The prediction has a mean pLDDT of 82.
This is a predicted structure of a 119-nucleotide RNA (FMN riboswitch aptamer (RFN element)).
It was read from a public genome assembly, where an Rfam model found it.
């Protein structure tokens, strides 16, 4: 120089009140919540993860993949402040799911240590 190896743990949050019904935490009226890196501190920028289809020599590859503007402040912010909006997988269900059960006590971007006052 602070990489590479190997191993360890760690790694997703959120239905409250009141209305309609025989039935809805699933409609509605209000409420709640936002993985990972990167950038001025981000669900809405980029980039990645997950779900999902298709493929596989089971290592993996490919495709698909929501949703945000206007003012302010600053060198510098679609990240901060202010307003006001929008978005959210497959399967299930006495009624149509972001939040309730399931896959999944999976997976896994990626973090943090240790091996290491080492080589």
């Nucleotide at each position: 120089a602070c990489a590479a190896a190997u191993c360890u743990u760690c790694g997703g949050g959120g239905a409250a009140u009141g209305g309609u019904g025989a039935a809805a935490a699933u409609c509605c009226a209000u409420a709640c919540c936002g993985g990972u890196g990167g950038u001025a501190c981000a669900g809405u920028c980029c980039a990645c993860g997950a779900a999902c289809g298709c493929c596989c020599a089971c290592g993996g590859g490919c495709g698909c993949u929501g949703a945000g503007c206007a003012g302010g402040u600053g060198u510098a912010a679609u990240u901060c402040c202010u307003g006001c909006a929008c978005c959210g997988a497959c399967g299930g269900u006495u009624a149509a799911a972001g939040u309730c059960c399931g896959g999944a006590u999976g997976a896994g971007a990626g973090a943090a240590g240790a091996u290491a006052u080492a080589c």

Its Rfam family is "FMN riboswitch aptamer (RFN element)". Rfam links the family to the GO term FMN binding.